A computed fold for an 84-nucleotide RNA from a Chloroflexota bacterium, annotated as c-di-GMP-I-GGC riboswitch aptamer. The coordinates come from a structure-prediction model, not an experiment, and the mean pLDDT is 82. It was read from a public genome assembly, where an Rfam model found it. NCBI's taxonomy places the organism under Bacteria, Bacillati, Chloroflexota.
RNA sequence: AGCGAUAAUAGCAAACCUACCGUGAGGUAGGGUCGCAAAACUACGGGUCCCGGUAUCAUAGCCUGGACAGCCGGGUUGCCGCCU
Repeated sequence: AGCGAUAAUAGCAAACCUACCGUGAGGUAGGGUCGCAAAACUACGGGUCCCGGUAUCAUAGCCUGGACAGCCGGGUUGCCGCCU
C1' cells in the first nucleotide's frame, strides 16, 4: 500500500420509549439494539429535509439562514486480521 473470507479484543447504536433543548428539520442524555470494518472526524461536491423571504389562484422556481456524516462521493485520522 491492498483486501475484509475467518478469528479475537475493544467500540458505535437505526426504529421505538422517557426527559430536556429548538418555530422546525433535528440535537443532547438515559433506556433499547436494526445494523455497522470506519455507523470515527469533516457540510468540500451532489442529494434530502426545515424556518423565513420572494413569486403564484395554488404549485413550481428563486434568495438568505439552518439540519442530516446511519443517502452517495471527496478529504483527514485510526483498531484487529489476512496477504506481499